A computed fold for a 71-nucleotide RNA from a bacterium, annotated as transfer RNA. It matches the Rfam family "tRNA". By type it is a transfer RNA.
């Protein structure tokens, strides 16, 4: 310098153009003599900017960051 891949909640991961979800964690309540366990509810995220589209996590471009390969 070039190519590929990844970036979504505190953590681990879904969602391949049409309501942003799950588990764990956190908070509140119930239960329990208390704790743990259990039950119910709840908070919280699309790396940044632009473009295409009626509509973008998804497609395109640039930038940032992680990983891999080539020279």
């Nucleotide at each position: 310098c070039c190519c590929c891949u990844c970036g979504u909640a505190g953590c681990u991961c879904a969602a391949u153009g049409g309501c942003a979800g799950a588990g764990c964690a956190g908070c509140u309540g119930c239960c329990u003599u208390u704790u743990a366990a259990g039950c119910a509810g709840u908070u919280g995220a699309c790396g940044g900017a632009a473009g295409u589209c009626c509509g973008a996590u998804u497609c395109u471009u640039c930038c940032c960051g992680g990983g891999g390969g080539g020279a």

The prediction has a mean pLDDT of 80.